[in-house]
């Protein structure tokens, strides 16, 4: 100096040599809750459900756990039954790891559009609970990264 992101600005006070910092208040930006109307048909089974965020979904391989029917056993007992242990492949589901793609998202240095190029496609919170939602209520203002005059091109505008 610039980028992702709401995560910035100002006033007063404290503190200091000063700066960083702390607190309060305000502005701005962001998020959540919350009527009518609308949405929402009813019942049962399985899976709880919801929020922030671009971060969803699909394929394939490996691993873990749970369940299902089947095969084939084994030990004990009070024995037409009951209680344990362990194996095989198959089917379904949850979670994790690796790879490929993808809805979607970012950058490309005045702004927007187009072309080309380079990337991301995570994580986490609430706690059984929330559709939309005026009034109203509550909360956040973090964190992370790149460069050192270097910046791909074109058009329009400023």
């Nucleotide at each position: 100096c610039g980028c992702c992101g709401a995560a910035u600005c100002g006033a007063c006070a404290c503190g200091u040599c000063g700066g960083g910092g702390u607190g309060u208040c305000g502005a701005a930006c962001c998020g959540g809750g919350g009527a009518a109307c609308c949405a929402g048909g009813u019942u049962c089974u399985c899976u709880g459900g919801g929020g922030u965020g671009a971060a969803u979904c699909c394929c394939c391989g490996g691993g873990u756990c749970c369940g299902g029917a089947g095969c084939a056993g084994u030990g004990c007992c009070g024995a037409u039954g009951g209680c344990g242990c362990a194996g095989c492949g198959c089917c379904g589901g949850u979670c994790c790891c690796a790879g490929g793609g993808u809805a979607g998202g970012g950058c490309u240095a005045c702004u927007u559009c187009c072309u080309g190029g380079c990337c991301c496609g995570a994580a986490u919170c609430c706690g059984u609970c929330a559709g939309c939602u005026a009034a109203c209520c509550c909360g956040g203002u973090a964190g992370g990264c790149g460069g050192c005059u270097u910046g791909a091109g074109g058009a329009a505008g400023a």
Overview:
This is a predicted structure of a 158-nucleotide RNA (c-di-AMP riboswitch aptamer (ydaO/yuaA leader)) from uncultured Nakamurella sp. Its Rfam family is "c-di-AMP riboswitch aptamer (ydaO/yuaA leader)". About the family: This family represents a conserved RNA structure found upstream of the ydaO and yuaA genes in Bacillus subtilis and related genes in other bacteria. Model confidence (mean pLDDT): 79 of 100. The RNAcentral record of the sequence draws on MGnify.